[in-house]
Description: Predicted 3D model of a 1478-nucleotide RNA (small-subunit ribosomal RNA) from an uncultured bacterium. The RNAcentral record of the sequence draws on ENA and SILVA. It matches the Rfam family "Bacterial small subunit ribosomal RNA". Its family is annotated with structural constituent of ribosome and ribosome in the Gene Ontology.
């Protein structure tokens, strides 16, 4: 110090989350030691038991215990029992008396100020014990506890009678100083103080060893308190008014003391937006924690203050209390009881129950420190000192060190080579902190006294011995692999992971981090500049009030002087200690502790300065205002007057339609419309002018008049800061709406009708009422917008325009220039960008308003306003991790521009209708194997399913296997053959001995092949094409797709590649912050079209010769042809247009503008297709999902679709021409097969020729002649029957062909749809692959005949390209997305009411108690004395009634949120299909 997360990517805004530190913590796993700290945060809930405040015999009487003394008795002569003794200078229960008990200890309920903190004041006060000073301590008196007796009661506790003491109580004397009355004087502003004189009043206690301790009065000090003042110290305005002892005065009372503190009377004040009053919450501070700081949060331990002591009230005593371990009363609760009555208060220390996530021992000691009493010894002290429990925190130490490789075993991983765990272990040597055992043994104490404690510490011995876990490993964030699981189980702080290869789940190995701890949870600060004082914003992200005037407040021009409140500096006091920081020191170190310093940023007092702000006085004129002049203007209000148009009415002309729409209809019209002319009526609005004018905004528009507001310009004089802003407040405030009364032509919510539509409560059409208009009164909101508050100053220009001045001349519709307005463009600057830019969103100042994630929600409740509608003010629960702004690249648009394509159009021929063939779907089936699915599946994989193929089904069999490698064993290989069986297979028989090498006798070895135990393994057309390679389709043969460097931009990106032309083309040219380059285009390649050269066999034959008349033969090398090499075409030439590129025309040429055709397919898209061509990761099967065999199936058949063939006929069919012509590509030995013969024919017999330019195959349409004559036919050929042929082990399921017979549908095909631009379409046949045969009408090639049409077209459909525009889309329009309804869950509002709680008011009753009164009762006395019953005021608790606030529940009900792929529509985003929005 930052990081993750909105997006396809970017920048910004903005929230959420994380990394840090901390804790009185808790929970999970784990746990060796020590030191120092800390430990009920919840129920101020209830408490058993023990202890926590006593002490003094040197105040007093007394003597129940204990002890002593004396005596008696018993006896084990030092014990026991009993009695006596209080002058027994031991002691002491109980009692009188003194001091203490108001400290110490606990807790935080109450309390938002009677508290606390800081600084002051007390001339308005008190202060026991302590210190100092002065003075005194005289004389008397009467009682009363204890005790004794009687007596009540269960007890607690009393009652009566009698005796007695004091430092208990009372009286008197004295008392300067004390209090008090009066007078005088002094000082002082005054309250008052002092001095002198005077009036009245007030003290005392003794003890005792004679040394002290006490006692009384007064003064001083110290200490500790009381009171007052100022400032600071939570939230809330959805609490705005509060108050009647209230505010002040006078008299009286009261207190230690000022005071409405209390009371009577008088006055009517006092507090409050600088937040009174109310409500909620809360002890405050030093500090603690966090933070760079400023701040924020907090107030455990320690320390200071306050408050409280079961709840409420009250006083007494006392120096001090309205009293934690005191009293009285009331209440709740608990306990005892003889039922009459009593007792109690752990928020002291332990401890118990309860509550809770959670917090310790019913310990030791007064040894130390301190406290109370005492002269002291001493006693008491749960204060305190220690110990115990708890990893609760901080700090320290350890769990070993060194060496040790074949890098052991094991584990894990593996590419099978190895890697890793890992010097880690084992093993060797060493050490002993800790541990255990034994021994010694402190300081804390100053003479004695040590709980801690035989503790700290030290010594010796033993022996690596007793001691490591937790979390994490996708990114943030250090650390990776395997297995399991398969959107399951689960994880998760945020983003998110998991749907069969999960570094994210669970386990393992390994690693990382911290370590006696580690994680999780909760909370605080930080990061968060995310409340912004330091230190943010408001055009579009959240945010400028609708506008103005103006109150309080805030801020404010120049000069001079004074002052010193703010400000600045110095000094002084204070800011407790502790804490923090620094130095030093002490525990072995540290934590911890001690000591010194600094600091405590504050407050107060005082001295000084006088620049700035403030204040006061004086002056100025630049801000502001007043006056005058001539102009501009839809500024406002009222009255009056016009013209155009719509509509209506009346009359005329005139006739069948009009109107309306995309098209129609409703509607009007023969009762005369529309149209047209004239007149009349009435209401509303005022064309053009104008990116201009005026107004604060809303807004303002014919003309004239009246009244009236403001601004600008110019001029002079005057006032002299009079100014700016503006919380509350006031006024104005479009449209719609409301009230009352008018008015109503047009328009027009609602409503009616007609259309459209699936529907159409809409858009369109015909009507039409409120309303729109006027007057008066309300409402008070708008996307009330420049989405931009007001004011002031400063900061380049240029071009318009409005108003009004100045100057100049050439006097103009002129030029230059000033001020004020209003526009455009642009620099600096600003901005996230867009943009703004002297009219700022720039640079600054002042004041106001507003914002703090999205939704819930501008909603609920409450308040205010309103007739209502509603407006204004304005939350929370809950929910999400985003919502949003600007810009970028795409994609898309029922946006735009341009261009292209058999895309349309112009043509030709088809499909869709029929029959059949073939493929698919569906259905069926034991199986109908599998794949392909819009275009881009469907005569596709399949260039050929009867068996085989074959993957499917049924049945029969095999299990190292049909096949590969290794392999003990046996055997040459191999050939022939029998039986059973459907076959696979099983059991047999016979023949047969090879090749190479070594020595070569016989053996041994090797290669191939067969057999074969045991295993490794084979095998899989099983799954995943969404794990992949390769190959392929498609966009598309469309013209595009990119890169380097440079430049621009914060960036994504842009530029280049856009623009103007041109092209088939990102083809080329020009321009240009781009310059170049690559993949594509084109060209290079093949075929074809012309020619040349070379070469002539099997091809050819012009000339010559022969001939069987056939290029047949000789011969030829011309031609055709064959097949190799070349030539040719390049807009090269001419004319023309153009800057150029290039275009148009022409010539020549076989061919002319890429000549024609082919191969060739950029970056990429479709998770396109293929695991069944092949290859391949992972998973799965292994006597089966593998292998063999037979039979069946892939050929099924109500149906639907695609692709084809044949037709429907005369441009045709048939016959004849013993065939009248004419091709090309290919194929042929397991083959093609001629002549010949047989058969009606398919074919058969037979076999010349040919491994092919040699042999094999009638080309057909065409042509010529005849016939048919428009019919279901001499068209058409399906279907069926009979008989055959061929292939093949086999033709039933299930082949093809032939002959004869049969002769179906079909007469040109609805909506729709396909192909084709020239040797093309159409039409005709031929060949080939696969192949025994064939389902081929398919596919791939070949040639023959051979058209029409294309507008000097691009409006439309489809597809594509470029540029631009909008976007809420980016899975990219097959997108996104809204609302109702239905279901589930959640929180919340209303709600008849109901149940509590709190507060308050009034009234009633009224305890204890203070105060007042007070006897005829009592005491005392001669003082108009005291006491009491009783009684009055006040009043706690209680009761009744009202009110307010708040909480819970609540039938029903309202909206909201969230949910899996529900229902209905399609509102928004593109012109979103009616622009959207307020």
């Nucleotide at each position: 110090a930052g990081a993750g997360u909105u997006u396809g990517a970017u920048c910004c805004u903005g929230g959420c989350u994380c990394a840090g530190a901390g804790u009185g913590a808790a929970c999970g796993c784990u746990g060796g030691c020590g030191g120092c700290g800390u430990g009920c945060c919840u129920a101020a809930c209830a408490c058993a038991u023990g202890c926590a405040a006593g002490u003094c015999g040197a105040a007093c009487g007394a003597g129940a215990a204990c002890g002593g003394g004396a005596g008696u008795a018993g006896c084990u002569u030092g014990c026991u029992a009993c009695u006596c003794u209080g002058u027994c200078a031991g002691c002491u229960a109980a009692g009188u008396g003194g001091c203490g008990c108001a400290c110490g200890g606990g807790u935080g309920a109450g309390u938002a100020a009677u508290a606390u903190a800081u600084a002051g004041c007390u001339a308005a006060c008190a202060u026991g014990c302590c210190u100092c000073u002065c003075a005194g301590u005289c004389a008397g008196g009467g009682a009363u506890a204890a005790c004794a007796g009687u007596u009540a009661g269960a007890a607690a506790u009393g009652a009566c009678u009698g005796c007695u003491a004091a430092u208990a109580c009372c009286u008197g004397a004295u008392a300067c100083a004390c209090c008090u009355u009066u007078a005088u004087a002094a000082u002082g502003g005054g309250a008052a103080u002092u001095a002198u004189a005077u009036u009245g009043g007030g003290a005392a206690a003794g003890a005792u060893u004679u040394a002290u301790c006490g006692c009384u009065g007064a003064g001083a000090g110290a200490u500790u308190g009381g009171g007052c003042u100022a400032u600071a110290c939570g939230g809330u305005a959805u609490c705005a008014g509060a108050u009647u002892g209230u505010u002040g005065g006078u008299g009286g009372g009261g207190u230690a003391a000022a005071a409405g503190c209390c009371u009577a009377c008088c006055a009517a004040g006092u507090c409050u937006a600088u937040g009174a009053c109310g409500c909620c919450u809360a002890a405050c501070u030093g500090g603690u924690u966090u933070g760079a700081g400023a701040g924020g949060a907090u107030g455990a331990u320690c320390a200071g203050u306050c408050a409280c002591a079961c709840u409420g009230g009250a006083a007494c005593u006392g120096a001090g209390a309205c009293a934690c371990g005191g009293u009285c009363c009331a209440g709740a609760c608990u306990c005892c009881u003889a039922c009459g009555g009593g007792a109690g208060g752990c928020a002291g220390c332990a401890g118990u129950g309860g509550g809770g996530a959670a917090u310790a021992u019913u310990g030791c000691a007064c040894a130390a420190u301190g406290g109370a009493g005492g002269a002291a010894a001493c006693u008491c002290u749960g204060a305190u000192g220690c110990a115990g429990c708890a990893a609760c925190g901080c700090c320290g130490c350890g769990u070993g060190g060194a060496g040790g490789a074949u890098a052991a075993c094991g584990g894990u991983u593996u590419u099978c080579g190895a890697a890793u765990u890992g010097u880690a272990a084992a093993c060797u040597c060493c050490u002993u902190u800790u541990a255990u055992a034994u021994g010694a043994g402190a300081a804390g104490a100053u003479a004695a006294u040590g709980a801690c404690g035989g503790u700290a510490u030290c010594a010796u011995a033993u022996g690596a011995a007793u001691a490591a876990g937790c979390a994490c490993c996708g990114g943030c964030u250090a650390a990776c692999u395997c297995c399991g699981u398969g959107c399951c189980a689960g994880c998760a702080g945020c983003c998110g992971c998991g749907g069969u290869a999960a570094u994210a789940c669970g386990g393992a190995g390994g690693g990382u981090g911290c370590a006696a701890g580690c994680g999780u949870u909760a909370c605080u600060c930080g990061g968060a500049a995310u409340u912004a004082c330091u230190g943010g914003g408001c055009g579009u992200a959240a945010a400028g009030g609708g506008u103005a005037c103006g109150u309080a407040g805030g801020c404010g021009u120049c000069c001079c002087a004074a002052u010193a409140a703010g400000u600045u500096g110095g000094a002084u006091g204070u800011g407790a200690a502790a804490u923090c920081c620094u130095g030093u020191g002490g525990c072995u170190u540290a934590a911890c502790c001690a000591u010194a310093g600094a600091a405590c940023u504050g407050c107060a007092u005082u001295c000084a300065a006088a620049a700035c702000u403030g204040u006061u006085g004086g002056g100025a004129u630049a801000g502001a205002g007043u006056u005058c002049a001539g102009g501009a203007g839809g500024g406002g209000u009222a009255a009056g007057u016009g013209g155009a148009a719509u509509u209506a009415g009346u009359g005329g002309u005139g006739u069948a339609g009009g109107g309306g729409u995309a098209a129609a209809a409703u509607c009007c019209g023969u009762a005369g419309a529309u149209a047209u002319c004239a007149c009349u009526a009435g209401g509303a609005a005022u064309a053009c002018c104008a990116a201009a004018g005026c107004g604060a905004a809303g807004g303002c528009g014919a003309c004239u008049u009246a009244c009236u507001g403001g601004a600008a310009u110019g001029a002079u004089a005057c006032u002299g800061a009079c100014g700016c802003u503006g919380a509350g407040g006031u006024a104005c405030g479009a449209a719609a709406g409301c009230g009352u009364g008018g008015g109503g032509a047009g328009c027009a919510a609602a409503c009616g009708g007609g259309a459209u539509u699936a529907g159409a409560u809409a858009c369109c059409c015909c009507g039409g009422u409120a309303g729109u208009c006027c007057a008066c009164g309300c409402c008070c909101u708008a996307a009330a917008c420049g989405a931009u508050g007001a004011a002031u100053g400063c900061u380049a220009g240029u071009c318009g325009u409005u108003g009004u001045g100045a100057u100049g001349c050439u006097u103009g519709a002129c030029a230059u220039u000033g001020c004020a307005g209003u526009g455009a463009u642009a620099c600096a600057g600003u901005u996230a960008a867009c943009a703004c830019a002297u009219u700022a969103a720039g640079c600054a100042u002042u004041c106001c308003g507003c914002c703090u994630g999205g939704g819930g929600a501008g909603u609920a409740c409450g308040g205010u306003c309103g007739c209502a509608a509603g407006a204004u003010u304005a939350a929370a629960a809950c929910u999400c991790a985003a919502a949003g702004g600007a810009a970028u690249a795409g994609a898309c648009g029922g946006g735009g521009a341009c261009c292209c394509g058999c895309a349309c159009a112009a043509g030709c021929g088809g499909u869709g209708g029929a029959g059949c063939a073939u493929g698919u779907g569906g259905u069926u089936u034991a199986a109908u194997u599998c794949g392909a699915a819009g275009a881009u599946a469907c005569g596709c994989g399949a260039a050929g399913a009867a068996c085989c193929u074959u993957a499917c089904c049924u049945g029969g069999c095999c299990u190292u296997g049909a096949c590969a490698u290794u392999g003990a064993u046996a055997g040459a290989a191999u050939u022939c053959u029998g039986u059973a069986g459907a076959g696979a297979u099983a059991c047999g028989g016979a023949a047969g001995u090879g090749c190479c090498u070594g020595c070569u006798u016989g053996c041994a070895g090797g290669a191939a092949c067969u057999u074969g135990a045991a295993a490794a393994c084979a095998g899989g057309u099983g799954c995943u094409g969404c794990a992949c390679g390769g190959c392929u389709g498609u966009c598309g043969u469309c013209a595009g797709c990119u890169c380097g460097u440079g430049u621009c931009g914060u960036g994504a990106g842009a530029u280049g590649u856009u623009g103007g032309g041109u092209u088939a083309a990102g083809u080329c040219c020009c321009g240009u912050a781009a310059c170049g380059a690559g993949c594509g285009c084109a060209a290079c390649c093949c075929u074809u079209g012309u020619c040349u050269u070379u070469a002539g066999u099997u091809a050819c034959u012009a000339a010559c010769a022969g001939u069987u008349c056939g290029g047949c033969u000789g011969a030829g090398a011309a031609c055709u042809c064959u097949a190799a090499a070349g030539a040719g075409a390049c807009u090269g030439c001419c004319c023309u247009c153009g800057c150029a590129a290039g275009g148009g025309g022409g010539a020549g040429g076989a061919a002319g503008g890429u000549g024609a055709g082919g191969a060739c397919g950029a970056c990429g898209u479709c998770a396109a297709g293929u695991c069944a061509u092949c290859a391949u990761g992972g998973c799965c099967c292994u006597u089966a999902u593998g292998g063999c065999c037979a039979g069946g199936g892939c050929u099924a058949c109500a149906c639907a679709c695609g692709u084809g063939c044949u037709a429907c006929a005369a441009u045709g069919g048939g016959a004849u021409g013993g065939u009248u012509a004419u091709a090309a590509u290919g194929a042929g030995a397991c083959g093609c097969a001629a002549u010949a013969c047989c058969g009606c024919g398919a074919g058969g017999u037979g076999g010349a020729g040919c491994a092919a330019a040699u042999c094999u195959a009638c080309a057909a349409a065409a042509c010529a002649u005849c016939u048919c004559u428009c019919a279901g036919u001499u068209c058409g050929g399906a279907u069926u029957g009979u008989u055959c042929u061929c292939u093949g082990c086999a033709a039933c399921u299930c082949g093809a062909g032939a002959a004869c017979a049969u002769g179906a549908a079909g007469u040109u095909g609805g909506a729709a749809u396909c192909g084709c631009u020239a040797g093309u379409a159409a039409u005709c046949g031929c060949a080939g692959a696969u192949c025994a045969g064939c389902u081929a009408u398919g596919c791939u090639g070949c040639g023959g005949u051979g058209a029409a049409u294309a507008c000097u077209g691009u409006u439309c459909c489809c597809g594509g390209g470029u540029c631009u525009u909008g976007u809420a889309c980016u899975c990219a329009c097959c997108g996104c997305c809204c609302g109702u309804c239905a279901c589930a869950c959640c929180a919340u509002g209303g709600g008849a009411g109901u149940u509590g709680a709190u507060u308050u008011c009034a009234c009633c009753c009224a305890a204890a108690a203070u105060c007042g009164g007070g006897a005829u009762g009592c005491c005392a006395a001669a003082c108009u004395g005291g006491c009491u019953a009783c009684u009055g005021c006040u009043u706690a608790c209680g009761g009744u009634g009202g009110a307010a606030u708040u909480a819970g529940c609540g039938a029903c009900u309202g909206g909201g949120g969230u949910g899996a792929a529900g229902u209905c529509g399609u509102a928004a985003c593109a012109a979103g299909g009616u622009a959207a929005c307020c």